[in-house]
This is a predicted structure of a 1482-nucleotide RNA (small-subunit ribosomal RNA) from an uncultured prokaryote. Rfam family: Bacterial small subunit ribosomal RNA. The prediction has a mean pLDDT of 83. The RNAcentral record of the sequence draws on ENA.

RNA sequence: GAGUUUGAUCCUGGCUCAGGACGAACGCUGGCGGCAUGGAUUAGGCAUGCAAGUCGAACGAAAAACAGAAGCUUGCUUCUGUGGACGAGUGGCGAAAGGGUGAGUAACGCGUGAGUAACCUGCCCUCAAGUUGGGGAUAACCCUUGGAAACGAGGGCUAAUACCGAAUAUGAAUAUUUUCCCGCAUGGGAUUAUUUUAAAAAUUUUAUUGCUUGAGGAUGGGCUCGCGUACCAUUAGCUAGUUGGUGUGGUAACGGCACACCAAGGCUACGAUGGUUAGGUGGAUUGAGAGAUCGGUCACCCACACUGGGACUGAGACACUGCCCAGACUCCUACGGGAGGCUGCAGUCGAGAAUCUUCCGCAAUGCGCGAAAGCGUGACGGAGCAAUGCCGCGUGGUGGAUGAAGGCCUUAGGGUUGUAAACACCUGUCACAUGGGACGAAUAUUUGACGGUACCAUGAGAGGAAGCCACGGCUAACUACGUGCCAGCAGCCGCGGUAAUACGUAGGUGGCGAGCGUUGUUCGGAUUUAUUGGGCGUAAAGGGUCCGCAGGGGGUUUAUCAAGUCUGAUGUGAAAUCCCAAGGCUCAACCUUGGAACUGCAUUGGAAACUAGUAAACUAGAGUAUCGGAGAGGUAAAUGGAAUUCCUGGUGUAGCGGUGGAAUGCGUAGAUAUCAGGAAGAACACCGAAAGCGAAGGCAGUUUACUGGACGAUCACUGACCCUCAGGGACGAAAGCGUAGGUAGCGAACAGGAUUAGAUACCCUGGUAGUCUACGCCGUAAACGUUGUGAACUUGUUGUGGGGGGAUUUAGCCCCUUCCGUGACGCAGCUAACGCUUUAAGUUCACCGCCUGGGGACUACGGCCGCAAGGCUAAAACUCAAAGGAAUUGACGGGGGCCCGCACAAGCGGGGGAGCAUGUGGCUUAAUUCGAGGCAACGCGAAGAACCUUACCUGGACUUGACAUAUUUCUGACUAUUAUGGAAACAUAAGUUCUCUUCGGAGCAGGUAUACAGGUGCUGCAUGGCUGUCGUCAGCUCGUGCCGUGAGGUGUUCGGUUAAGUCCGGCAACGAGCGCAACCCAUAUCUUUAGUUGCUAGCAGGUAAUGCUGAGGACUCUAGAGAGACUGCCCGUGUUAAGCGGGAGGAAGGCGUGGACGACGUCAAGUCAGUAUGGCCCUUACACCCAGGGCUGCACACGUGCUACAAUGGCCGGUACAAUAGGCAGCAAUACCGCGAGGUGGAGCUAAUCCCCAAAACCGGCCCCAGUUCGGAUUGGAGUCUGCAACUCGACUCCAUGAAGUCGGAAUCGCUAGUAAAGGCGUAUCAGCUACGACGCCUUGAAUACGUUCCCGGGCCUUGUACACACCGCCCGUCACAUCAUGAAAGCCGUCUGCACCCGAAGUCAUUGAGCCAACCUUUCACGAGCGAGGAGACGCCUAAGGUGUGGUCGGUAACUAGGAUGAAGUCGUAACAAGGUAACC
Repeated sequence: GAGUUUGAUCCUGGCUCAGGACGAACGCUGGCGGCAUGGAUUAGGCAUGCAAGUCGAACGAAAAACAGAAGCUUGCUUCUGUGGACGAGUGGCGAAAGGGUGAGUAACGCGUGAGUAACCUGCCCUCAAGUUGGGGAUAACCCUUGGAAACGAGGGCUAAUACCGAAUAUGAAUAUUUUCCCGCAUGGGAUUAUUUUAAAAAUUUUAUUGCUUGAGGAUGGGCUCGCGUACCAUUAGCUAGUUGGUGUGGUAACGGCACACCAAGGCUACGAUGGUUAGGUGGAUUGAGAGAUCGGUCACCCACACUGGGACUGAGACACUGCCCAGACUCCUACGGGAGGCUGCAGUCGAGAAUCUUCCGCAAUGCGCGAAAGCGUGACGGAGCAAUGCCGCGUGGUGGAUGAAGGCCUUAGGGUUGUAAACACCUGUCACAUGGGACGAAUAUUUGACGGUACCAUGAGAGGAAGCCACGGCUAACUACGUGCCAGCAGCCGCGGUAAUACGUAGGUGGCGAGCGUUGUUCGGAUUUAUUGGGCGUAAAGGGUCCGCAGGGGGUUUAUCAAGUCUGAUGUGAAAUCCCAAGGCUCAACCUUGGAACUGCAUUGGAAACUAGUAAACUAGAGUAUCGGAGAGGUAAAUGGAAUUCCUGGUGUAGCGGUGGAAUGCGUAGAUAUCAGGAAGAACACCGAAAGCGAAGGCAGUUUACUGGACGAUCACUGACCCUCAGGGACGAAAGCGUAGGUAGCGAACAGGAUUAGAUACCCUGGUAGUCUACGCCGUAAACGUUGUGAACUUGUUGUGGGGGGAUUUAGCCCCUUCCGUGACGCAGCUAACGCUUUAAGUUCACCGCCUGGGGACUACGGCCGCAAGGCUAAAACUCAAAGGAAUUGACGGGGGCCCGCACAAGCGGGGGAGCAUGUGGCUUAAUUCGAGGCAACGCGAAGAACCUUACCUGGACUUGACAUAUUUCUGACUAUUAUGGAAACAUAAGUUCUCUUCGGAGCAGGUAUACAGGUGCUGCAUGGCUGUCGUCAGCUCGUGCCGUGAGGUGUUCGGUUAAGUCCGGCAACGAGCGCAACCCAUAUCUUUAGUUGCUAGCAGGUAAUGCUGAGGACUCUAGAGAGACUGCCCGUGUUAAGCGGGAGGAAGGCGUGGACGACGUCAAGUCAGUAUGGCCCUUACACCCAGGGCUGCACACGUGCUACAAUGGCCGGUACAAUAGGCAGCAAUACCGCGAGGUGGAGCUAAUCCCCAAAACCGGCCCCAGUUCGGAUUGGAGUCUGCAACUCGACUCCAUGAAGUCGGAAUCGCUAGUAAAGGCGUAUCAGCUACGACGCCUUGAAUACGUUCCCGGGCCUUGUACACACCGCCCGUCACAUCAUGAAAGCCGUCUGCACCCGAAGUCAUUGAGCCAACCUUUCACGAGCGAGGAGACGCCUAAGGUGUGGUCGGUAACUAGGAUGAAGUCGUAACAAGGUAACC
C1' cells in the first nucleotide's frame, strides 16, 4: 500500500496478501564452473581404522656392520674397541594445547569498565650470584612362579639430568626486632639484628646448551567490585553457616572457604524466594529509524566429556582418547574374574521431514619434542558427495512470408502460435579431443597432497544442454472443451447446482529461469503495545466514592554546590563482520590492504542557564483568625395531623368487590355504605422547583440537643505547609444473611380465579418471607454525566440559588457590578459522526486507573475474603472473519400526524343453501394432452374437442421423409380413372405418356444419393417480443449551484390549495425531463356545407293504407367543417395569491360525461404450446401418415354463471316502442304445409334501398298463497336440422313425466346516475353446437352517502429499528443426534523436589600405627641391632549411589459427570429487535 464487516457511507477493529531472510525440508525438473555451507531431532547406542608424542646431545642394556685379538673345526665361535637401527624400560618435556558439543547454568556465567596494598605464572627475555663434595637404591635384564586372560608375586645384577644427606648463602623466605618514608581504610616500601633452607651433567678446542637461588619483564591465569544481561505475582515472604564478630585452620590468594565460641542478624514490591525457559558475546536477519527475532558457519569467554562422587601428579587439571569408587549399559571368560566409554576424523544402527567420504597429504600454515637432522599431528591443506546457498556462463547468432504444415479459436471471412520453424550464411563460450603447462617453495641445492589441475594453443561439429509456476480480484497474464454444489480449488474474499476467464485438460499468454513452486520459521507491512508513535462520552477502555503512606510532580528571589546536563582531553571499546577507498582472482561471488565507524564505559579539565542538593528570604498556592447569612448535610430524642387496616358500638339492607368481560373472594352469623370511639404500624399531600445540601451512595412533617462541610466579607496571622496517589483504610442503593424485636399497607414464593392451543406469565382475589427498628455481616448496581482528580488559559447571550458592593430610593422593587453554585442556547476549536463548547469532549501541565478482534469468559483452576449466597483477582484449548460505533437511503411497525379510494358507513341487488351449465382440484384411466395457481389461476389460453382440430392413448404403416433449399444422376410424366386386398393410410396391378425451345437446354413432375428436413421434446431461472399487477396511484429523476469527510441531502421539505409534485406563497436554490393535465376519439347544444338508398313541414297528385309519387332542404337524420366552457362575469372568503363557496347567463359550470392513453420501477410474475430465438436432447424416432378411442370419464371439494323458490308474480288474449350489428357456399320476404322444431318454394338484396328483428311495459281476463296454473330438473316416447358420420358425444321441437327448491350458517361480492337493478336484441368463432360464456346495443329506470372512529389498499411528513432476500424479515433458549477441545472426578502411573532417619564405596583431612622400614643419626671391626622420619593397616568426621517414611510440584490416564464450540433443510415454544404486541436493560 491492497483485499475483506454495509444496500451504500465514514470510523473503530481484527484477519489476509504483496517484500526480505534461512544450517532448511518436500514436489517437478536438472548443462558447466568458482566460492561457501552441510546431524538443527536421541548430550541415543556404537563394529573397525586413525586422532600425542618426542628426546640416544640424560641413562643402563643393546642387534646388524667394521676393526683388532684369542680359540680353532679356516670360516665359524668368543672377547675387546668402534658403531648405533627397531622395539621395550628408567629419566625429561609435552600430554591442562589443538579438536568436539551446548546437556547443565538466570550465574560475577557472559559483556563492559575498574581493583588486587589479597595472588600465582612451566617453557621465553634481561640482570645478579652460584654450579663443591658424597651416598644408597631401583626398573629394564636374568631365574623361579600364579592366572584362561587382564595382570602379577618372589629372588638376583645395574645406570642416570631418577632419589637422599652434607658444605657454601650475593640474595630470597619464616618469626621477632630498630629507624625512616608513603598511601584510598586494612596497609605498603626501604632499612638493622638473630634463626632455618638448595644445586646435575654432556660434547669438549674456545664456548654452547642445561641446572640452582634471587630480582625484573613478557605471557597466561586466579579472586573481588560498579553497571548491563528472559518470562511468570494464579510464586510474597526467604534464610541457622544463615548475617556479623573473635580465634584457629585451610588456600597461590581475600573470604563462613571450614571449625569453635559470641551476638541476632541478612535479603525482599527498585521483585527476594520459588517455578519455567535458555550457554553468553562479537555479531546475523529485518526495519527509515527506534526496535523485534535469532546466536548455525568464523572469532572470544564459559561449561561438559557414559551418569554421579573423589582426589593424585603437575607451573597449570579435580584432567575428552590419566587414576580410584559407585551405578546403568555393552563385550570377553576356562565362571574364578576381567575389559570399555566417537559431544575427535571418517563410518554404522536407531529415531527423524532432514544433513556428506570408513578419501589424499604433512607440500604449505601452526603446534609438541629435539642442539639439529627430523619425528608426530583426522589441527590443517586438499580432493569427493549434495542445485543447500551466493555468484558467473551456456543451451546459439544473422537473414528468412507461400505469413508453410500441424495445433487452437472462429462471426467460417479469418485470427493466432509466428521469424517461430523449414531453408541459407555464420560463430565456437561450456562440454569433448590433442599438444603445452604453472603460481602456491620460504632457496644456493632438495621438497607439491591438490594435479597433468587452473590456464594457453589447435581441432571438429549447432552438434550434447529448459524447465517450473501462474493467468476471478488483490496480481502481470484468456479462450475452448469436459464436469454439473459432483469431482474438485482456495493465502483472504470466495468459485462449482448445464453456457465456470476460479475445478480438470488443451491452445494461447504472463513471470522467473538451472531452477521453479509448496510447506515451515522469523522481521516487515502492523502507528495492531504507540519512547520515537495510539487511545478510554456512544466503537475495547475512568477504579462506586473519598482519605492517605511509599512513589511521581511542584510558586517567587538571592547565594552556593556541581549529582543530573553541556563541552574538551586521555584510556579502552580484540580480530573478523557492516560502510568507504584501493588492490588480487578474465568479471562477480570470494579474498587482501588501508580508512572510517564501533552511537558504549572509565578517568580527568572546564561551564553554570535549567533540574536536584544546601543556606537565606518572600506572599500570588495552601492554611489559620474575626464577622455574617443559606441549606431535605449527619446522629439521637420528642412530638403532630391526614390516610389505610383492624376492634367496639350505633344507623341500615342485599349486595359488595373486581375486570376488556368475568370469576375466585367478602356478605342475612348483617358485609359494602355511613356515624362515633379506640388500637396499631408505616409514610410524610400542599409548599416543591432542569431549587438546595452532601465525596459518592443518598437526604423531605415539626421541634430540641449534639455535630461535619461549603460560601461571602475583612486581608490580621503562618510562610510552599501543595497536587496526585500503587499497596492500605473508611464509607457504600436495593436485594440477601445472623440475633432480638416489630408488622398497618404493600408484597417475591405459594394458592385460587380468569385468559390461552398451552399460560408454571401478563389481569383479578388472597398471601408468607421481606419491606420497619437495634446490633453485626455482605460490598455489589445501567454505583451513569456510561465523561478520574487538581491547576491554568480561551468570544458571548439568557434563566435560577446564596453572599457582598455601587447607584437610586418611602422601600427589601428595578438597574449596574463582583465571588461561589446550578441550568438552557451557542463563537472559535475539537470530534468518525452524533455531539461537546469557561460546569469542555477546546488549548496545556501533573499524577493515578484502564484498553488492545468477536465468542469461549463478569468462566475454569489456584489464591484471598465471606456464616452462606457469593465477591475480588483471572487464563487456556477450541472456534469465527468478522463482532462493533455513528450517520444515510429504503422497507417495515399490533408508532404518530395529514389525506385519498364503493375502503368503511348509508343504501340497492347478489353469490354462499337448491337444480342445471361451465372451469378447476382430486379420483379414475391405455389416454383422460399441455399450460395458468392469493389478490393478479379457476365461463382463463379455447371468438366454439362428434371426425378434423389434437399436441394424448391403442393398433397399423413409413424413413431424404407430410414440408423447404441445394447438388448429383436417371426418367418423362405425375395426377386423374379402374380393379383387388385392407378399418384406413397404403400396397399391388391395369391405364395414361407433359410444356417451351435458339435443339445446347430450360421449366415442371417423379425416382436415386448426399447435405439436410422435422420435433406442441426440455429450459419463461439463458432470451426477444407481448401481457398482467401495484395503479390512472402521483409519483420518479436530471443539470448546475449550495451543504456534508462521505453514503447522501437540498430542489421534491414548509404554509395554503387541488382529482393531481394541480397551482400559489415562502425558502440555497435556479431550471429541466418522464409522469398529471391538455392535445385524440365518442357523446350532449348550435351554426354552416351536402341532400341518396335517409327525411316529409308547406304545395300538388294518388291509395283501403303506407314519403306511395312529383317535388322540397324547412325538420329528424347522415357526415364533413366550425362555434361553444375560460372560474370569463358578479358577491363573499382567502395572504391583495392560488383557490374555495354562492349566483347570473348558458344545451352544458368548475376535470360536463365516457373512452383511448399506464412514469421510474416491483413481482427471476405469465408465456419456449401464437410466432421468433441461444443452449441441450431425439434422428427406421421424441419425426411423419392413418383408423378407432380419449380430452366429455365421477364417492367428492371449490370458483364463475343460468333458472328459480313466486302475486311488484304465473298463464291466456290483445296492443305499442329500439339500437348496435350481420348478409352471396349468404340473409331470405309474400305464399302454402306442419301443433312445433321445421319443410316446400323463392320476390328482393353484394345493402341508409332488400332481408333478419324485440322483450319487459300497457290493456283485458284467469289463478288466490299451495310445493301451487310457482319451479322446471330428471326420465319415457315421437320428431326436426346440420353433417361422410350425432353410440361413446350435437342442438332444437312436440307429448308425457314434474325432482330439489318456500330467500339460504359462518363468512363474502358488485354498484354513487342514465349508474345499480330489470328486460330483451345483435355479432365473432361456426357445417352444426354444449352460448346460460365473451364482446356490444338499446328499452324501463331507482335508493343512499351523517361522516372518516374502525376494516382493506394507497400517497406525503415524522419517529423507532438488531430488518436490506427488506416483517412471509431477523432471532433466543431447552430437548434429540454427530464431532471436537476443556473442566471436575474415586483412583492408577510417572517427573522434579523438601524434610526426617538408616546404610555408607572411593578419597582428602585428623587420630592411631603392636606388623613393616635402603639412604640421615646412634651403635657395632663387620654382619647386624636400635631410634626417629616414613608408612601398610585400623579407626573417626564428611560424603556419592542406595533404602525407608512423610509432604509438595508438574504431567499423563480414568468409570461417571459439567458446561462450551461447531454442524442446508429435527422437536417445542416465541424471549429480543417496531410501543416486538406486558418498554427494554443492570